[in-house]
Predicted 3D model of a 391-nucleotide RNA (Bacterial RNase P class A) from a Ktedonobacteraceae bacterium.
The RNAcentral record of the sequence draws on ENA.
The coordinates come from a structure-prediction model, not an experiment, and the mean pLDDT is 77.
Its Rfam family is "Bacterial RNase P class A". Gene Ontology terms of the family: tRNA processing, dimeric ribonuclease P complex and ribonuclease P activity.
The organism belongs to Ktedonobacteraceae, within Bacteria.
RNA sequence: UGAGUAAGACAGGCAAGUGCGGGCCUUGCGAGAGGUUCCGAGGAAAGUCCGAACUCCACAGAGCAGAAUGCUGGUUAAUGGCCAGUGGGGGCAACCUCAAGGAUAGUGCCACAGAAACAAACCGCCCAGCUCCGGUUGGGUAAGGGUGAAAUGGUGAGGUAAGAGCUUACCAGCAACUAGGUGACUAGUUGGCUGGGUAAACCCCAUUCGGAGCAAGACCGAGCAGAGGGAAGAGUGGUCCGCUUGCGGGCUACUCGCGGGUUGCUCGCCCGUCAACCUUCGGGUUGGUCGCUUGAGACAACGAGUAAUUGUUGUCCUAGAUAGAUGCUUGCCGCCUCUCCAAUCGCAAGAACGCAGAGGUACAGAAUUCGGCUUACGGCUUACUCAGACC
Numbered sequence: 001u002g003a004g005u006a007a008g009a010c011a012g013g014c015a016a017g018u019g020c021g022g023g024c025c026u027u028g029c030g031a032g033a034g035g036u037u038c039c040g041a042g043g044a045a046a047g048u049c050c051g052a053a054c055u056c057c058a059c060a061g062a063g064c065a066g067a068a069u070g071c072u073g074g075u076u077a078a079u080g081g082c083c084a085g086u087g088g089g090g091g092c093a094a095c096c097u098c099a100a101g102g103a104u105a106g107u108g109c110c111a112c113a114g115a116a117a118c119a120a121a122c123c124g125c126c127c128a129g130c131u132c133c134g135g136u137u138g139g140g141u142a143a144g145g146g147u148g149a150a151a152u153g154g155u156g157a158g159g160u161a162a163g164a165g166c167u168u169a170c171c172a173g174c175a176a177c178u179a180g181g182u183g184a185c186u187a188g189u190u191g192g193c194u195g196g197g198u199a200a201a202c203c204c205c206a207u208u209c210g211g212a213g214c215a216a217g218a219c220c221g222a223g224c225a226g227a228g229g230g231a232a233g234a235g236u237g238g239u240c241c242g243c244u245u246g247c248g249g250g251c252u253a254c255u256c257g258c259g260g261g262u263u264g265c266u267c268g269c270c271c272g273u274c275a276a277c278c279u280u281c282g283g284g285u286u287g288g289u290c291g292c293u294u295g296a297g298a299c300a301a302c303g304a305g306u307a308a309u310u311g312u313u314g315u316c317c318u319a320g321a322u323a324g325a326u327g328c329u330u331g332c333c334g335c336c337u338c339u340c341c342a343a344u345c346g347c348a349a350g351a352a353c354g355c356a357g358a359g360g361u362a363c364a365g366a367a368u369u370c371g372g373c374u375u376a377c378g379g380c381u382u383a384c385u386c387a388g389a390c391c
Stems, first nucleotide, its partner, number of pairs: 001387008010378001012333007020040004025035003042363001046374002049372005054213004061267004066209005071085005086100001087098004101204002106202002108198003122145002124141007153171006172194001174191007217290004226281005233256011257273006297316008334361006341354001344351002
């Protein structure tokens, strides 16, 4: 100097004029009125991919189904997030990334090619016999060749009729033991020599999960108009009435049944017993207030921890709109890029004060709130890796 990797903070400032929303105080009979003062979009407010707080079902549970997660440890209100580590993969590296449990519970799939893809001999090699000398029959073999993504662990040597872990050396895998570590796992020693892959296929194992959502929900006000459908009762006890003196009816309690709710089903629980509730058609209200911003809050200091995070102390209160506010104009700066010039610094390679001119100043707007993830985007700073040049 160039190319990269990782992280951090910022996201323009000032003045004048003019235009908005909310709060406190105040003037005013009141008003969509006036005055003073304070506050007024983001790191992503976006996506709606996760997790929760909160509200209601509901006083509230169990099982099945279904769904989610999937190496280990820590952190958090919680998560599939974050931090640290282990193992696999990528990169020369700084670093990045992983849908990372189980194939000996079972089922399925691996097309085509190939002899054969849970099984095996097409070519070949060796031995014996026959032979018309072209070949053929039997046996052995899986080292060589072929097919394929993958073919009886790999390479070298010995050995063999030819071969083969048959033996041996080194390595891979598997198992056992020892040592280290909270653990995932790592290292070493020994050994039988060793028939795959795939679970982002079904499945098994472990852990977790009720549902709906601020248009949740609560209150006030105003106004209307209802009409249909569904439905099951029975027994026992007590009590009252009637009368044909043992029958009928009403009320009440319990049990069984039936109907409904519990946002998939069953049990349980709750409500109802001509009613709750479900459902079809139709009518009215489309008003106002609350929820609505003090929070798992922000900032600073000290401490614990490798870190994520967390403890103590102190300070602060920072939009709450509802057709939806925080804008517009002018001027001066800041920052960045390019052009021109080259003071100055340096041994050099190189850097570049300052003056002037031109252009640019990103992505983008709260709507119950918070913690994450993903995506969009302007310049600045710090550290690290690689390459080149100079000394």